A computed fold for an 87-nucleotide RNA from uncultured Candidatus Hydrogenedens sp., annotated as c-di-GMP-I riboswitch aptamer. Rfam family: c-di-GMP-I riboswitch aptamer. Rfam links the family to the GO term cyclic-di-GMP binding. The sequence was found by an Rfam model in a public genome assembly. The model forms 94% of the base pairs in the Rfam consensus.
This record gives sequence, C1' cells and structure tokens, in this order.
RNA sequence: GCAGCGAAACGGCACCCUUGAGGGAAACCCAAGUCCGCAAAGUCACUGACCUAAACGCUUGAGCGAAUGGUUUGAAUGACCACCGAA
Repeated sequence: GCAGCGAAACGGCACCCUUGAGGGAAACCCAAGUCCGCAAAGUCACUGACCUAAACGCUUGAGCGAAUGGUUUGAAUGACCACCGAA
C1' cells in the first nucleotide's frame, strides 16, 4: 500500500411521528423538527415484490383493467466511490 475485518474515535445517514398557503390526480416526494436504527441505511443500474390509477380502455352503472407514476433499511444481484485503524 492492497484485501479482509469492525474495537475505539471524529463524523455521516435518518425508522416512526409532527408541521407545511410546498409539489403531485394519487401513491409519494421536498423542507424543517424528531431520532428507531445503520459500517456502506453512499451513488447508479437491475430482477422481483409492493403502492397508486390522472389520462387511456371496458362497463347501463357501481366499478374493473393497467404504469408511462412511485416505494424498497430489498430474498436479492452487479458496478463505482468512501472516513478511521484496535484485535
């Protein structure tokens, strides 16, 4: 130095919930507060799963279908980047 590993330290992220003359049809996202937890709970891609259904199609109607909209701390998988240094 690299890989593995994860004691300590400095830091990081932020479950649930609350607030909003915020965005959106909704799911959900964003901002602030909060802080369950996390050694990749950083980024991207992707399979699956799940959520929503404005437009669209079907229907006498109630409704039904369905993602080009979303979520994933994902059974996962792959790539890239990254702080520290005890055993």